[in-house]
C1' cells in the first nucleotide's frame, strides 16, 4: 500500500409545436432523450452489467393446520412476505473521412427502448419507486 471485510455519501434523461377526435403528452406529422464498467481513441445500437418479470436452492419471519407429549416448547408439510446465491428472459448501426489505432471522433443516413394504469395504442404522462441498482468516490480495518 492493494485484495478481502466494514461504514458513509453519490448513483437516469426526454413529446416545444401542429393534425384528427367528445376524449390522445398514448394515434398521425413533427420534437426530444440516452444509466454503469470495458474496449489501441471519447459508444443508447461492439463486449458485458443493472432495473421489471419468471424459475431453482438455501435461509429467515409470520400465519393457520397436523403430529405429539414432560402442556410448553418441539417436529412436519402447507400458505404468504423478505434476504442471499444461481439460472432464464432481456432492444437497436451502417456509409464516407481523419488516424498507428475509432461499428466509439468528425460528416451523413438509419434504428432501438420492461411491466401495470389510462375516456384512445405511451422510450418521454401516472404508478410500483421516499424502492432497487450496475457501479463511482471517500473513510476505516489489516501488515511492517
Nucleotide at each position: 500500500a492493494u485484495c478481502c471485510c466494514c461504514c458513509u455519501g453519490c448513483g437516469g434523461g426526454g413529446u416545444u409545436g401542429g393534425g384528427u377526435g367528445c376524449a390522445a403528452u398514448u394515434c398521425c406529422c413533427g420534437a426530444c432523450c440516452g444509466g454503469c464498467g470495458g474496449u489501441g481513441a471519447a459508444a443508447g445500437c461492439c463486449c458485458g452489467c443493472g432495473a421489471a418479470c419468471c424459475c431453482c436452492a438455501c435461509u429467515c419471519c409470520a400465519g393457520g393446520c397436523g403430529u405429539g407429549c414432560u402442556c410448553g416448547a418441539a417436529c412436519g408439510a402447507c400458505u404468504g412476505a423478505g434476504g442471499u446465491g444461481g439460472g432464464g428472459c432481456c432492444g437497436a448501426u451502417c456509409c464516407g473521412g481523419u488516424g498507428a489505432a475509432a461499428c466509439u471522433c468528425c460528416g451523413g443516413g438509419g434504428c432501438c427502448g420492461a411491466c401495470g394504469g389510462u375516456g384512445a395504442c405511451a422510450g418521454u404522462c401516472c404508478g410500483g419507486a421516499u424502492g432497487g441498482g450496475a457501479g463511482c468516490a471517500g473513510g476505516g480495518c489489516c501488515a511492517c